[in-house]
Context: one part of a larger RNA
């Protein structure tokens, strides 16, 4: 200059500290390590691997194992021969692949009466350049991507000083979330970052009015029509918040408080991530340099594995009850998704679902009367119970060629640990934790994982002594 320091000083963060719910014990789910295995494919390992690539392994997917089988090849160009095919439908054998076989039997153009001749397409078959490789190095790369951190920083141009390395600028006083700004200044500008510009979302105007939505009028028992765009609502395009006004304080930037307002000092979320750090991840999305397989490390098939189970850790689900369990009866929502789709009414079934098909490429119809928790009544009476649902039997729905290995729901039956969880730990500051159920994505089927929606809605923060992590100064150092 930096880097470190059980060196100092200033500041900040759900860091602590006040709270409020948890992991950690239990089953189960899923994820990894060990273990087994012919194979249990590969990757990823502190924070930054472990519900992660993987937004969905029965076959496929697949990359691994077995076992049968191909070799110009499952795919692409391109040259030389040589055939007229080939798709398609059978048949025999096989687990298929693939092998025989038998039916099928090209097509343009020119010439020609026509057999036929030539050139072209296309397809088979052969030779040969060649494909192919999820095989190796992410420590040869490009892209992408985590992380320190959305922390405030990281720099340059002319000058100044210094023999230089460098330094100053950027340090100081002050303020701010911010190197944000104000002030001082051998500096003066300036660039990347900050903030602003975008999205949404809270209030409002105009403008538009269908499928929306209904104050008044009419027509109906009601749904509802008819009219109508006043309200909602939707979607376009403005307005509106800037310390703007007002009081104290302060040079000034600022700050504390009021007021007016739907909203106040960045209103609330989200996108957006500076020089570089960690030879940090990734050749197994993709692209690529080298290196290597080339009758195999390439390809095609069935079958099995990726799901094996003394164990250990991580991430979560349901629980261990009465602020509940169960029966009844009753309310109110958002974001979405729909043609090989979503599927209504009605009708069978305890039920999963099964028939049935109305109606919609959807502000029109279905999902889906769209919610559950709330709410009211009634039971249970402190128990391993009317908690608690593993597990295990039997009957069975469905999607799929196909649920045995290995799906998912349903019903009857059985009724396992579990009484709140040791050291440790870990998320949260407001419409947020904590609860509660809806949707989507991938999908034929398969979520307790993702990703989003909406309903109920706390408690707490004195404060920075101390733990982590950072930022500036600034001391010291045998480090660089």
């Nucleotide at each position: 200059u930096g880097a470190c320091g059980g060196g100092g000083g200033u500041c900040c963060g759900c860091a602590c500290a006040a709270g409020c719910g948890g992991u950690g014990g239990a089953a189960c789910a899923u994820g990894u390590g060990g273990u087994u295995u012919a194979a249990u494919u590969c990757g990823a390992c502190a924070c930054u691997a472990c519900g992660c690539g993987a937004g969905g392994a029965a076959c496929c997917u697949u990359a691994c194992c077995u076992a049968g089988g191909u070799u110009u090849g499952a795919c692409a160009u391109g040259u030389g021969g040589u055939c007229g095919c080939u798709a398609c439908c059978g048949g025999u054998a096989g687990a298929a692949a693939c092998a025989c076989u038998g039916g099928g039997u090209u097509c343009u153009g020119u010439g020609g009466a026509a057999a036929c001749a030539c050139a072209g397409a296309c397809g088979g078959c052969u030779a040969c350049a060649c494909a192919g490789g999820u095989g190796c190095u992410g420590c040869a790369u490009g892209g992408c991507u985590g992380u320190c951190g959305u922390c405030a920083g990281c720099u340059c141009g002319u000058g100044u000083c210094g023999u230089g390395a460098g330094a100053u600028g950027u340090u100081g006083g002050g303020u701010u979330a911010a190197g944000u700004c104000c002030u001082u200044u051998a500096a003066c500008g300036a660039g990347c970052g900050c903030a602003a510009c975008c999205c949404u979302u809270g209030c409002u105007g105009u403008c538009a009015g269908u499928u929306g939505c209904u104050a008044a009028u009419c027509c109906g028992a009601a749904a509802g029509g008819a009219a109508g765009c006043a309200c909602u609502c939707u979607g376009a395009u403005g307005g509106g918040a800037c310390u703007g006004c007002c009081u104290g304080g302060g040079a000034a930037a600022c700050c504390a408080g009021g007021a007016g307002g739907a909203a106040g000092g960045u209103g609330g979320g989200g996108a957006u991530g500076a020089c570089g750090u960690c030879a940090a991840g990734u050749c197994c999305u993709c692209a690529u340099g080298g290196c290597c397989c080339u009758u195999a490390u390439a390809c095609c098939u069935a079958g099995g594995g990726c799901u094996g189970c003394a164990c250990a850790c991580g991430u979560g689900u349901u629980a261990c009850a009465a602020u509940g369990g169960c029966g009844a009866g009753u309310a109110c929502a958002a974001c979405g998704g729909g043609a090989u789709g979503c599927u209504a009414a009605g009708u069978c079934g305890c039920g999963a679902g099964a028939u049935g098909g109305a109606g919609c490429a959807a502000a029109u119809c279905c999902u889906a009367u769209c919610a559950a928790a709330a709410c009211u009544c009634g039971u249970c009476u402190a128990a391993g119970u009317u908690c608690g649902g593993a597990u295990u039997g039997a009957a069975g729905u469905c999607u799929g060629c196909a649920a045995u290995u290995c799906g998912a729901c349903u019903u009857c039956a059985u009724g396992a640990a579990g009484u709140u969880g040791a050291a440790a730990u870990c998320g949260c500051u407001a419409g947020u934790a904590a609860u509660c159920g809806c949707g989507u994505a991938u999908c034929a089927g398969a979520a307790c994982g993702a990703c989003g929606c909406g309903g109920u809605g706390a408690a707490u923060a004195c404060g920075u002594u101390c733990u982590c992590g950072g930022a500036c100064c600034u001391u010291g150092u045998a480090c660089a």
Predicted 3D model of a 480-nucleotide part of an RNA (small-subunit ribosomal RNA, 3' major domain) from a metagenome. The prediction has a mean pLDDT of 82. Its Rfam family is "Bacterial small subunit ribosomal RNA". RNAcentral holds the full RNA, with entries from SILVA.